[in-house]
Context: one part of a larger RNA
Molecule: small-subunit ribosomal RNA, 5' domain
Organism: uncultured bacterium
RNA sequence: GAUGAACGCUGGCGGCGUGCUUAACACAUGCCAGUCGAACGAAGCACUUUAAUUGAUUUCUUCGGAAUGAAGUUUUUGUGACUGAGUGGCGGACGGGUGAGUAACGCGUGGGUAACCUGCCUCAUACAGGGGGAUAACAGUUGGAAACGACUGCUAAUACCGCAUAAGCGCACAGGAUUGCAUGAUCCAGUGUGAAAAACUCCGGUGGUAUGAGAUGGACCCGCGUCUGAUUAGCCAGUUGGCGGGGUAACGGCCCACCAAAGCGACGAUCAGUAGCCGACCUGAGAGGGUGACCGGCCACAUUGGGACUGAGACACGGCCCAAACUCCUACGGGAGGCAGCAGUGGGGAAUAUUGCACAAUGGGGGAAACCCUGAUGCAGCGACGCCGCGUGAGCGAAGAAGUAUUUCGGUAUGUAAAGCUCUAUCAGCAGGGAAGAAGAAUGACGGUACCUGACUAAGAAGCACCGGCUAAAUACGUGCCAGCAGCCGCGGUAAUACGUAUGGUGCAAGCGUUAUCC
Numbered sequence: 001g002a003u004g005a006a007c008g009c010u011g012g013c014g015g016c017g018u019g020c021u022u023a024a025c026a027c028a029u030g031c032c033a034g035u036c037g038a039a040c041g042a043a044g045c046a047c048u049u050u051a052a053u054u055g056a057u058u059u060c061u062u063c064g065g066a067a068u069g070a071a072g073u074u075u076u077u078g079u080g081a082c083u084g085a086g087u088g089g090c091g092g093a094c095g096g097g098u099g100a101g102u103a104a105c106g107c108g109u110g111g112g113u114a115a116c117c118u119g120c121c122u123c124a125u126a127c128a129g130g131g132g133g134a135u136a137a138c139a140g141u142u143g144g145a146a147a148c149g150a151c152u153g154c155u156a157a158u159a160c161c162g163c164a165u166a167a168g169c170g171c172a173c174a175g176g177a178u179u180g181c182a183u184g185a186u187c188c189a190g191u192g193u194g195a196a197a198a199a200c201u202c203c204g205g206u207g208g209u210a211u212g213a214g215a216u217g218g219a220c221c222c223g224c225g226u227c228u229g230a231u232u233a234g235c236c237a238g239u240u241g242g243c244g245g246g247g248u249a250a251c252g253g254c255c256c257a258c259c260a261a262a263g264c265g266a267c268g269a270u271c272a273g274u275a276g277c278c279g280a281c282c283u284g285a286g287a288g289g290g291u292g293a294c295c296g297g298c299c300a301c302a303u304u305g306g307g308a309c310u311g312a313g314a315c316a317c318g319g320c321c322c323a324a325a326c327u328c329c330u331a332c333g334g335g336a337g338g339c340a341g342c343a344g345u346g347g348g349g350a351a352u353a354u355u356g357c358a359c360a361a362u363g364g365g366g367g368a369a370a371c372c373c374u375g376a377u378g379c380a381g382c383g384a385c386g387c388c389g390c391g392u393g394a395g396c397g398a399a400g401a402a403g404u405a406u407u408u409c410g411g412u413a414u415g416u417a418a419a420g421c422u423c424u425a426u427c428a429g430c431a432g433g434g435a436a437g438a439a440g441a442a443u444g445a446c447g448g449u450a451c452c453u454g455a456c457u458a459a460g461a462a463g464c465a466c467c468g469g470c471u472a473a474a475u476a477c478g479u480g481c482c483a484g485c486a487g488c489c490g491c492g493g494u495a496a497u498a499c500g501u502a503u504g505g506u507g508c509a510a511g512c513g514u515u516a517u518c519c
C1' cells in the first nucleotide's frame, strides 16, 4: 500500500459499488419455461340464426273466439384478441448457479481439418401430384388407498406411412481433364440404383421439400506454456504399432478379431499432495512476487454412481431409466422428492442481506400480430463492507470569566475556546412544484424519487488511537518486579514522560484502532 474481511469503541447525510471465503451440509413454503386457435378435432361459455314446443302481455270481439307474439326449453347455422384439458409445432441444450472433480489439449496462445456437423437467419435454384391406415381427446366398462393405469368404441391434423416425379443430391461401377505437402482434392460426361414435400390464411402473406453458398455456433487434432515432492525410480497388457472390420458428423485402440513386442522415463515417467484456467486484480521504479471475490471468456458439475432416449444441438440443474444414501406419504400392496436458480429456514462459522416491486427499459422464448412468459434484467430494502463527496457552522469577541489541571502560590495551561453581538442555511426536518430515462402513438416498477423554489431554527450531527526511542505529541496523582504494558528494544522492586486515572497535547476523522493475509 491492499482486502469479498472479522473483532472492539463510536456513528450525521448522499452517490457508486459490493455482501456464505466455512458444510458441493440438509432443506418447510412461494416463485424461477413457456407459448402458438393463422396446424388439429372435440367440449364448455357468451352472442347470433333456423325450426319446433310452450304461451306472458296487448288489441279487436257477435263474449264463442281471432290476432299479436315477450321470456324459457329443444334443434340448426355462424361468430369470438372467451376458457381450460388433449394431439401437433417451436422452445425447455439459452439465460441463471456453483467450483466438487480436473495437473488434463482442461485452460492460454498460435496453427490444422484434403477427417467434420450446424435448428432458427440470409441468398440462389428446382419443386409441392395423388392416396392410405391409425391414435389421443371424448364416451362406456373396469383395477388401485394413491401415484397411475387396463379394455372396448368413435374422430382430426402441418401427427404417421406407402405411390408418382428428381433440376440437383446419395451409393456402386468404369473413363477423361486440372491440381495439391501426403492420404488425396476439384471438374466433365456415362450406366445402374435410392430417397421429398403440408398446409393455413384476415388473400396481404406465413409456412413445406430438395440442393448449393453464406453467416453463426460447435466438434476433433497438433506446436509451445501451465504448482510442489526423488524421504515417489522405474511405469504400462488395449498397453505400443500393424492388418481387417465395427462405430461416429468425423480421424483415431474409440471398440473388436488376428499378428508383432513394442511404448514412456533422470530433458523427471509413474505415484503422492494441492489446485478450476485465463483476461485481469494487488504490490513494485521495473524485473518480479502474490491472488483468481465482483465483471468478461473457456471448462466442469447439478444428492452419489451409471445409462441411454428425443433432438440441429444433451448423454440434459427445475426431462427419462437403473442402483445407492437420505427425507416424506401409505389402506403395507406400493408411491413421491432433489434450492451449487431467486427469496427464505436449520446447521457450520469470526463472518456475509428481503420469503420485496416491475416487466417501464435492455435482452431472451413462443406467436403473422395483439400479446403471454421471463427471481435474466431493471429497481427498491438491509449492512460504514469499500471508495468518493458533504456536513457537524462563519465573523467579531480579554473581564484573558467560571470550572478543571498544575504551581516555586506570584502564576501558568485549557483559551477567542465559552458566554455575548452580527450573520449564513450545505445536510437533515417542513411546505409547494416536479422530470429525463419512451426509440415510436400508447406504456415508468424506480417514484411524488432526483432536481427546483419558499419559509424556518445554530439548531438535530465527533469520535478513536497514541504521547520512552523507532515516531508527531508531557505533566500530576495512584501503584510499588504487584497490578499491568509490549510491534522490536524493553518498562514496573517508593520520586514510572513506558502500568492505571486525570489534565494537556499529537495524529486521523464518520470513522479510528486491533487481528488475519499478500506485495
Base pairs, nucleotide, nucleotide: 001518002517003516005515006514007513008512009511012390013389014388015387016386017385018383019382020348025346026345027344029343030342031341034090035089036088039087040086043083044082045080046079047078051074052073053072058067059066060065097301098300099299106226107225108224109223110222111221112220113219116218117217121214122213123212124211125210126209127208129163131161132160138153139152140151141150142149143148169194170193171192172191173190175188176187177186178185179184199206200205227273228272229271234264235263239261240260241259242258244256245255246254276298277297278296279295280291281290282289283288303324304323305322306321307320326337327336328335329334354380356379357378358377362376363374364373365372366371393423394422395421396420403414404413405412406411427460430454431453432452433451437446463508464507465506466505467504468489469488470487474503475502476501477500478499484491485490